This is a predicted structure of a 71-nucleotide RNA (transfer RNA) from an uncultured Bacilli bacterium.
C1' cells in the first nucleotide's frame, strides 16, 4: 500500500428487509430448616454517522476498533 473478514445485553452466540432466539452469569420470586439443585419472571434499538426503503441488525457509503492474506 492492496484485497478480504469481524463488531448484537456482563460473557458466548443466532439472525440473511417486517418491530432481536438460545446458553452462562446477574436480579426478584417459588421450593428448602439453610445452602445447592429445580421451576417462573426480568434486561440489548444491534461499533459511530449518514443514505436507500412504507419499513434496516439485515442493503449502500464514510469513519472507528480488531483480525487474515499479499507485497
Nucleotide at each position: 500500500u492492496g484485497u478480504c473478514c469481524c463488531a448484537u445485553g456482563g460473557c458466548c452466540a443466532a439472525g440473511c428487509g417486517g418491530u432481536a432466539a438460545g446458553g452462562c452469569a446477574g436480579u426478584g420470586g417459588a421450593u428448602u430448616c439453610u445452602g445447592g439443585c429445580u421451576c417462573c419472571a426480568c434486561g440489548a434499538c444491534c461499533g459511530u454517522a449518514a443514505g436507500u426503503u412504507c419499513g434496516a441488525a439485515u442493503c449502500u457509503u464514510a469513519c472507528u476498533g480488531g483480525g487474515a492474506c499479499a507485497a
It was read from a public genome assembly.